[in-house]
RNA sequence: GCCUAACACAUGCAAGUCGAGCGCGAAAAGUUUUCGGACUUAGUAAAGCGGCGGACGGGUGAGUAACGCGUGGGAAUCUGCCUGGUAGUGGGGGACAACAGUCGGAAACGACUGCUAAUACCGCAUAAGCCUGAGAAGGGAAAGUCGAAAGACGCUGAGAGAGGAGCCCGCGGCCGAUUAGCUAGUUGGUGAGGUAAGAGCCCACCAAGGCAGAGAUCGGUAGCCGGCCUGAGAGGGCACACGGCCACACUGGCACUGAAACACGGGCCAGACUCCUACGGGAGGCAGCAGUGGGGAAUCUUGCACAAUGGGGGCAACCCUGAUGCAGCGACGCCGCGUGAGCGAUGAAGCCCUUCGGGGUGUAAAGCUCUUUCGGCAGGGAAGAUAGUGACGGUACCUGCAGAAGCAGCUGCGGCUAACUACGUGCCAGCAGCCGCGGUAAUACGUAGGCAGCAAGCGUUGUUCGGAGUUACUGGGCGUAAAGGGUGUGUAGGCGGUUCUUUAAGUUUGGUGUGAAAUCUCCCGGCUCAACCGGGAGGGUGCGCCGAAUACUGAGGGACUAGAGUGUGGGAGAGGAAAGUGGAAUUCCUGGUGUAGCGGUGAAAUGCGUAGAUAUCAGGAGGAACACCGGUGGUGUAGACGGCUUUCUGGACCAUAACUGACGCUGAGACACGAAAGCGUGGGUAGCAAACAGGAUUAGAUACCCUGGUAGUCCACGCCCUAAACGAUGCAUAUUUGGUGUGGGUCAUUCAGUUGAUCCGUGCCGGAGCUAACGCGUUAAAUAUGCCGCCUGGGGAGUACAGUCGCAAGGCUGAAACUCAAAGGAAUUGACGGGGGCCCGCACAAGCGGUGGAGCAUGUGGUUCAAUUCGACGCAACGCGAAGAACCUUACCUGGGCUCGAACGGCUUCUCAACGCCGGUAGAAAUACCGGUAUCCCGCAAGGGAGUGGAGUCGAGGUGCUGCAUGGCUGUCGUCAGCUCGUGUCGUGAGAUGUUGGGUUAAGUCCCGCAACGAGCGCAACCCUUGUCCUGUGUUGCCAUCAUUCAGUUGGGCACUCGCAGGAGACCGCCAGCGAUAAGCUGGAGGAAGGUGGGGAUGACGUCAAGUCCUCAUGGCCUUUAUGUCCAGGGCUACACACGUGCUACAAUGGACGGUACAAACCGCAGCAAACCCGCGAGGGGGAGCCAAUCGGAAAAAACCGUUCUCAGUUCGGAUUGCAGGCUGCAACUCGCCUGCAUGAAGCUGGAAUCGCUAGUAAACGCAGAUCAGCUACGCUGCGUUGAAUACGUUCCCGGGCCUUGUACACACCGCCCGUCACGUCACCUGAGUUUAGUGUACCCGAAGUCGCCCGUGCAACCGCAAGGAGCAAGGCGCCUAAGGUGUGCUAGGUAAGGGGGACGAAGUCGUAACAAGGUAGCCGUAUCGGAAGGUGCGGCUGGAUCACCUCCU
Repeated sequence: GCCUAACACAUGCAAGUCGAGCGCGAAAAGUUUUCGGACUUAGUAAAGCGGCGGACGGGUGAGUAACGCGUGGGAAUCUGCCUGGUAGUGGGGGACAACAGUCGGAAACGACUGCUAAUACCGCAUAAGCCUGAGAAGGGAAAGUCGAAAGACGCUGAGAGAGGAGCCCGCGGCCGAUUAGCUAGUUGGUGAGGUAAGAGCCCACCAAGGCAGAGAUCGGUAGCCGGCCUGAGAGGGCACACGGCCACACUGGCACUGAAACACGGGCCAGACUCCUACGGGAGGCAGCAGUGGGGAAUCUUGCACAAUGGGGGCAACCCUGAUGCAGCGACGCCGCGUGAGCGAUGAAGCCCUUCGGGGUGUAAAGCUCUUUCGGCAGGGAAGAUAGUGACGGUACCUGCAGAAGCAGCUGCGGCUAACUACGUGCCAGCAGCCGCGGUAAUACGUAGGCAGCAAGCGUUGUUCGGAGUUACUGGGCGUAAAGGGUGUGUAGGCGGUUCUUUAAGUUUGGUGUGAAAUCUCCCGGCUCAACCGGGAGGGUGCGCCGAAUACUGAGGGACUAGAGUGUGGGAGAGGAAAGUGGAAUUCCUGGUGUAGCGGUGAAAUGCGUAGAUAUCAGGAGGAACACCGGUGGUGUAGACGGCUUUCUGGACCAUAACUGACGCUGAGACACGAAAGCGUGGGUAGCAAACAGGAUUAGAUACCCUGGUAGUCCACGCCCUAAACGAUGCAUAUUUGGUGUGGGUCAUUCAGUUGAUCCGUGCCGGAGCUAACGCGUUAAAUAUGCCGCCUGGGGAGUACAGUCGCAAGGCUGAAACUCAAAGGAAUUGACGGGGGCCCGCACAAGCGGUGGAGCAUGUGGUUCAAUUCGACGCAACGCGAAGAACCUUACCUGGGCUCGAACGGCUUCUCAACGCCGGUAGAAAUACCGGUAUCCCGCAAGGGAGUGGAGUCGAGGUGCUGCAUGGCUGUCGUCAGCUCGUGUCGUGAGAUGUUGGGUUAAGUCCCGCAACGAGCGCAACCCUUGUCCUGUGUUGCCAUCAUUCAGUUGGGCACUCGCAGGAGACCGCCAGCGAUAAGCUGGAGGAAGGUGGGGAUGACGUCAAGUCCUCAUGGCCUUUAUGUCCAGGGCUACACACGUGCUACAAUGGACGGUACAAACCGCAGCAAACCCGCGAGGGGGAGCCAAUCGGAAAAAACCGUUCUCAGUUCGGAUUGCAGGCUGCAACUCGCCUGCAUGAAGCUGGAAUCGCUAGUAAACGCAGAUCAGCUACGCUGCGUUGAAUACGUUCCCGGGCCUUGUACACACCGCCCGUCACGUCACCUGAGUUUAGUGUACCCGAAGUCGCCCGUGCAACCGCAAGGAGCAAGGCGCCUAAGGUGUGCUAGGUAAGGGGGACGAAGUCGUAACAAGGUAGCCGUAUCGGAAGGUGCGGCUGGAUCACCUCCU
């Protein structure tokens, strides 16, 4: 221990008792019998009259927002039983049940007749006290029983007490104002009535009151309290058990009885429901204890006992008691205990992990030695009980026995939060409290091992408080985060200057009463401990009463002048209203002059104009607005206000100190004012200008631009009442360092309107202080006080509904469902901008030459194919990987083979020397088979070693996948000048400073300055090469001099060239100028070279998930008679097409032919190859020399000289094709290069566009090398020869660097983001209606019942001789009234075709509104228009970038 259905209940029990109040009075059974009966049972049971009790005890929380509850008071009351005391208890009478008889009914039950008792009922007597009455006087009682008696228990009257009950009042405790007015017995009085008692409690009459913003009325919700949970407290939530009070008892109404009820287990009526019925009628009420059904996530036994405690009755014995005491069920809570303890391995097995070494589980287990709580079995056995009586209970407890034996789970392990690995899975399955995990290496899912936490529990869910200072009383805020009302006047309210006095309401304090018990705290005690229980003390913040104090507040009274106001004297002002008036300008009209254009734009066009425009002159008309002055100047409460004059009028300021004497501040409601737009009526209309029309722009352009143009803008009157109505800053008062402008006044002073002081206003900069920061800063956003308004995450939404205002538009007040985990502020670092400034770069410009057109080469895409292997894709893929695809390469395709395998390592075993070599057969080859040949080392031998092959085994192999798992390497920004750190300083912090600034540089190069001082990676330098000189050394190099030769050929020499090695030289060092005296710049001298001399190597922090798993390495995955491997052939070489990179050209600065010159670098032994010979030639033969400063490749070519061609598709150009050859190679068909002859295509300088280059460069020319048998090389990498033009300059394009600015971006503009439309889901609003519940009001009907009336009818007690009376009863009538009915409202809920917007939903449509100056600055209010974001007009704001000007400050 039914929180839900105060839903319905079968069955049993829960309130009876008394024979000592009374009358009557069995039966079964037993004994006995004469069988008729008698006796016992027994004067018992049962029923009845009567008494007391059924108003307690027990249950429930529906109703109730109320004097119901709590607390503290009060007066107008009652009280059975109980206690103390007091006075009595005499004498009579008539009935009614039971019972008997008759009758009715199915039953429940009833009718009539007859008999009877009492502590039942009624008179009479008596009346201490009592009641009525002013008094006189009158009225009113009783019961007996038991006992032999004593006496006991009763009875009656009045009074006292205790306990109980009724009533009244102060204060206290829910929500809603989208409930603001409510009230007719209502508020009061008088008089009757009524009650135990006060009272409109009820009635008649009279009066018109009463309640309410301190929240009436209405709606919703709810039993209240002691207490319980939480919290430091203040509070917040709850009200289950226990205790007090209240209310209820199927629903509603009513009374009776009684001391007490309007009565849970009493009555009457009505209603719903259930049951019985013979259909005529009846019965019932578990929210008592058990229990059942139902509802629900969910809540127990139809137990034992009256032994104890208590209750009722009784003299008592005793009876009754589902109160209670116990037991049962439920880990539901709290508490205690156990499931073992000690020893036990460099540590078993199993399992898990592993870097394969090991590690973990783990002293854990096993094993050894012990113990026995709990549990089991057995024995003993209570207290609870003052004499008897024990449900619990053979229970608690004690003793003995056996045996580690029977007893451990749950959750978690990404962070918060203690605890980690493996496998599986692969945005799936799933997890999730929040953040978030999962897309092939998941500590986050699932499993396992391990670990952590708690433990007979653990975890989840729900709920409450806390954390949350996140509703802020304690204890918050409102410039920009949510939040100051648009502004004022002022009511209620709140708050209020100096002083004296009275009072003592608030306040403080002493005492006292109360604040039940339980709970809580402390102490002590009892169960072995604890939970639990007992005793004592404390606390209980509250309320009442009696005193005291009087500072402060309040209240009453008196006084004051510093607040406030009045007076007097002044000056300032776009303050308001009305009337009048002025000039300039625009437009229009008339006339003149005048001619072809005007106007407009980025450019145009629409438009106007030869019917004369624009321009210009003169005259006229009309409306609107007032240039200059003009100013962060002035005035006003705000909105707002601007020519001049007049009239009327409000306020502020200064001076003075005459007057009043706190008259003040704020201000919910209320009232007034309130830009622009808009509305109504009537005017007016020059200009401007929503809508609209046209022209442009554009993909479109409902826009921006242009031409027109209507409402409107203006006036009068009346509405509207909103703005970014902003200082995004309510009003008032006081206090608190300064500087500097400016407007108005006053005082003093000065030659001066000069200066100073002071008051009021208005700006800027700044101190303290404040602030999240930005910033504010005597005009506060500082420090304080008073009052008002407002805020409480974003969206939904300032929406819906409701109310109210408005002519309307719409305004004011103003939610919820649902949804998100953010929305937002300030500042920071980046990135970005169709922002700004400065600077650089072959970036542009200035030049030279190309590409894009042609043919060919080559790469790519595409297509094709059996395959056309793969990779690379903007710059930064595309003559790239590939410094060389016929086979090989080769990774692809087709076909044929192998499976310890093509290569490699270890082991076992067998064989043999083996591998080979030669030949043959089959085959495309791989391969298979056959034959032949030869036979290793050590050792005497046995044997061993190395090796081959076969079998087996552990490893293999993979150019298979993942470059988004990686290492390494590389590209790119970029050879750009940047990227950082330590310490210090500043900032709450992110971060800043340094690194910014002024100069300068190629450079973060250097100098100066500076809260910075230093340092690192980058820059530069150091390295290589080249340019000059010197020294050393001279062979294979060189040759001036000497000799010699065809020839530096040979002697000779080492001066020169050259090679090698080592040095020197260049540093703004010198001079001049500029600059700041610096850094440096410009020029000059000298010098081979001048400001980095030229070139190379060298690539910061990082970016691009850049590239590469097909160089290599490597995790994971996949494959293992294949995705491995071998072989042949094919393919990578295809070809309607497109692109990139090149070559050759288009010719005369040229072609062809002939002749003659000048390099550098490099290469060569499977090589370079000379001379010589052959061939037209490629080439062949040949082979000297050379492992190279010696020999060879090797001829350099453009150039130069000469001849020819003469502008033509050519003597240009060479593609294509044919024939014939050469070379390499196993092999040139697919698919090589070269040569000769022949052929002789396109092409006559290339559209849009685009590339390279700033000097020994571009351009032009050839030479060499790597790869390589050969070659597709026209590629690439180097080398030299000839050798220019141009750069004014930085506006623009591109890229980059620094500073600054804006930002809603941070995946960083290839960003973010808005709205319509389409689809899906969800909740909401509305909706013709429909339905349910509640409630108001009017009326109808009206049970039971009290009360009143009637007194016709009936009747034992009393009166009376009687008739009759009194009284009672039935009956009738009346008032009230439950339920019911009808009409009409209101409120709330359910449901609904359709309508409306909203929210949400990886990849839908249309546009691009916003964020940067977002490409038309944005936003607010309003009006209008448009697919949509939105556009436009009018007024306003800066929460607008940029530039300029002005002003102010330093």
RNAcentral holds the sequence, with entries from ENA and SILVA. Small-subunit ribosomal RNA from an uncultured bacterium, 1450 nucleotides, folded computationally. The coordinates come from a structure-prediction model, not an experiment, and the mean pLDDT is 85.